[in-house]
RNA sequence: AGCGGUAAUAGCUCAAUGGUAGAGCGGCUGCUUCCCAAGCAGCAGGUUGCGGGUUCGAAUCCCGUUUACCGCUU
Numbered sequence: 001a002g003c004g005g006u007a008a009u010a011g012c013u014c015a016a017u018g019g020u021a022g023a024g025c026g027g028c029u030g031c032u033u034c035c036c037a038a039g040c041a042g043c044a045g046g047u048u049g050c051g052g053g054u055u056c057g058a059a060u061c062c063c064g065u066u067u068a069c070c071g072c073u074u
Stems, first nucleotide, its partner, number of pairs: 001073008011025004019056001027043005049065005
């Protein structure tokens, strides 16, 4: 340098068989407590790496592209 494979989703770790994107941890508010911790209840947080396409409908299928890791060839 070329070819191939895998991965990218909330602050972190990860789910989600084409049908309105969730969980745990973390954050915030409240309850409880003399206070803290623990516990309980609730809330916020996402244009699913990026750009297109297919479809009534895409995190998911197709094309391109970026980054990371792995393998092969030279």

Predicted 3D model of a 74-nucleotide RNA (transfer RNA) from Hydrogenobaculum acidophilum. The sequence is in RNAcentral, with records from ENA. Its Rfam family is "tRNA".